[in-house]
RNA sequence: GGAGUAAUCCAGACGAUCGCUGGAUCAAUUUUGAUCUGGAGGAAAGUCCGAACACCGCAGGGCAGGGUGCUUCAUAACGUGAAGUCGUGGCAACACGAAGGAAAGUGCAACAGAAAGUAUACCGCCCGUCACCAAAACCAAUGUUUUGGUGACGGGUAAGGGUGAAACGGUGCGGUAAGAGCGCACCAGUUCCCCGGGUGACCGGGGAAGCUCGGCAAACCCCACCCGGUGCAAGACCAAAUAGAGGAGCGCACGAGGGCUGCCCGCCCGAGCUCCCGGGUAGGUCGCACGAGGUGCCGAGCAAUCGGCAUCCUAGAUGAAUGAUCGUUGCCCGGUUCAGGGUGACCUGAGCCCGGAACAGAAUUCGGCUUAUGGAUUGCUUCGGCC
Numbered sequence: 001g002g003a004g005u006a007a008u009c010c011a012g013a014c015g016a017u018c019g020c021u022g023g024a025u026c027a028a029u030u031u032u033g034a035u036c037u038g039g040a041g042g043a044a045a046g047u048c049c050g051a052a053c054a055c056c057g058c059a060g061g062g063c064a065g066g067g068u069g070c071u072u073c074a075u076a077a078c079g080u081g082a083a084g085u086c087g088u089g090g091c092a093a094c095a096c097g098a099a100g101g102a103a104a105g106u107g108c109a110a111c112a113g114a115a116a117g118u119a120u121a122c123c124g125c126c127c128g129u130c131a132c133c134a135a136a137a138c139c140a141a142u143g144u145u146u147u148g149g150u151g152a153c154g155g156g157u158a159a160g161g162g163u164g165a166a167a168c169g170g171u172g173c174g175g176u177a178a179g180a181g182c183g184c185a186c187c188a189g190u191u192c193c194c195c196g197g198g199u200g201a202c203c204g205g206g207g208a209a210g211c212u213c214g215g216c217a218a219a220c221c222c223c224a225c226c227c228g229g230u231g232c233a234a235g236a237c238c239a240a241a242u243a244g245a246g247g248a249g250c251g252c253a254c255g256a257g258g259g260c261u262g263c264c265c266g267c268c269c270g271a272g273c274u275c276c277c278g279g280g281u282a283g284g285u286c287g288c289a290c291g292a293g294g295u296g297c298c299g300a301g302c303a304a305u306c307g308g309c310a311u312c313c314u315a316g317a318u319g320a321a322u323g324a325u326c327g328u329u330g331c332c333c334g335g336u337u338c339a340g341g342g343u344g345a346c347c348u349g350a351g352c353c354c355g356g357a358a359c360a361g362a363a364u365u366c367g368g369c370u371u372a373u374g375g376a377u378u379g380c381u382u383c384g385g386c387c
Base pairs, nucleotide, nucleotide: 001383002382003381004380005379006378007377008376009375010374012329013328014327015326016325017324018323020039021038022037023036024035025034026033027032041359045370046369048368049367050366051365052364053231054230055229056228065227066226067225068224069223070084071083072082073081074080085099086097087096088095089094100222101221105220106219107216108215122161123160124157125156126155127154128153129152130151131150132149133148134147135146136145137144138143169187170186171185172184173183174182188212189211190209191208192207193206194205195204196203197202235286236285237284238283244277246276247275248274249273250272257269258268259267260266293312294311295310296309297308298307299306300305331356332355334353335352336351337350338349339348340347341346
């Protein structure tokens, strides 16, 4: 220097002006003004998991249904995290894994193939019988015998060939008519036993049994553990107008009430009028910002995480605020000038000019996961060059 791998950090800063919005105070006063002050993120996102909280349901237990699935630890909880085990990939750093059970049962496996799991034989190999052919031997001859070949039938075999993603352990020797774990040696696996290490998953070592019993459980299923539903539009409170379940009072011509009106009289209309009140709509308030909280230090732990002390209070909108402009400056890219280095491509530093700065916007709140995205730094691995 190239390539890779893992982790951490930042998400420009300051000021001015004009706006938006929450809070406090003071005025006017019922929605305005003034002053002070708070105002998005690492993912606020997807809404995929797990909780808090609220209401509904619920004696207890079971069935059904759903989820999770190596071990230990962490946590309020989790399908999350940490450290490990095993497996797979990579030279490595490291990454990934729905990683229980297929010697409980049922089922599935296209095409090819004899056969896809206790069943089978296409070619081949071997034995027997029969037929035919050839050769040799014997016989006086018909013919007989032996050997070899071809075909048919009956049987043995699973070594070899062939099919397939996958074929009933592998190599060698013995054995056999030919073969076969049929026997033996070594190797691989499985099951069981013993010893040692580890909390454990598991690891290391030794021994026994010819046991060789294939794959798929993101197929049914079996085993172990977990799980009630709906979500802040949850829910609680206050409460118009209109209509009114209901109740009380007054009045029905001896006239309640209404209009003209400041009041009385008067005139006109006139059968209802007034009050209480449940629930609840519009609307409003709360829920709703002190919390499994942030920051710093110390301690325990490999770590996730936990404990102690100190300190801080840090958005709360509801057609939905958190913005815009300008100035100075930091960063990055490009151009250009100068200086230094180098044979050179180029590198380093300084100045000037122009341009750029991603993904994205809270809506009850937390813990995770996933996805989107600009830049910086560091550790580690590997390759190459130089000293």